[in-house]
Molecule: transfer RNA
Organism: Candidatus Micrarchaeota archaeon
RNA sequence: GGGGUUGUACGCUAACCUGGCAGACUGCUAGCUUCGGGAGCUAGUAAUCCGAGUUCAAAUCUCGGCAUCCCCA
Numbered sequence: 001g002g003g004g005u006u007g008u009a010c011g012c013u014a015a016c017c018u019g020g021c022a023g024a025c026u027g028c029u030a031g032c033u034u035c036g037g038g039a040g041c042u043a044g045u046a047a048u049c050c051g052a053g054u055u056c057a058a059a060u061c062u063c064g065g066c067a068u069c070c071c072c073a
Stems, first nucleotide, its partner, number of pairs: 001072004006067002011025001013023001020056001027045006049065005
């Protein structure tokens, strides 16, 4: 230099190919329970790497960039 993979809550992981309310586990907070703690139960909190385009509608499709890993030279 060329080609390709991956990027979603603190962490981990679905939804992507085939566009239609971003879900689960975990963490954290509050409540219930307990003499207290833990466990359990309930509720809440928190995410689509960045920008642009297409579309009524984009995590998803297209283009560019960034990061990561792999291959070729």